[in-house]
RNA sequence: GGGGAUGUAGCAUAAUCUGGUAGUGCGGCUGGCUCCAGACCAGUUGAUUCGGGUUCAAAUCCCGCCAUCCCCA
Numbered sequence: 001g002g003g004g005a006u007g008u009a010g011c012a013u014a015a016u017c018u019g020g021u022a023g024u025g026c027g028g029c030u031g032g033c034u035c036c037a038g039a040c041c042a043g044u045u046g047a048u049u050c051g052g053g054u055u056c057a058a059a060u061c062c063c064g065c066c067a068u069c070c071c072c073a
Base pairs, nucleotide, nucleotide: 001072002071003070004069005068006067007066010026011025012024013023020056027045028044029043030042031041032040050064051063052062053061
């Protein structure tokens, strides 16, 4: 230098193929229970790497950037 894959809450992961309410588990916070804590129960919190395009509507399709990984030179 060329090609490919991946990028979603603090962590892991679903939804992408086939555009239509961003969901789940762990975690955090609050409350209940308990002498206290843990476990358990209830509630709550927080995310689509970034920029642009297409569309009534984009995590999803298109273009570019960035990061990580793999292959070729």
Molecule: transfer RNA
Organism: archaeon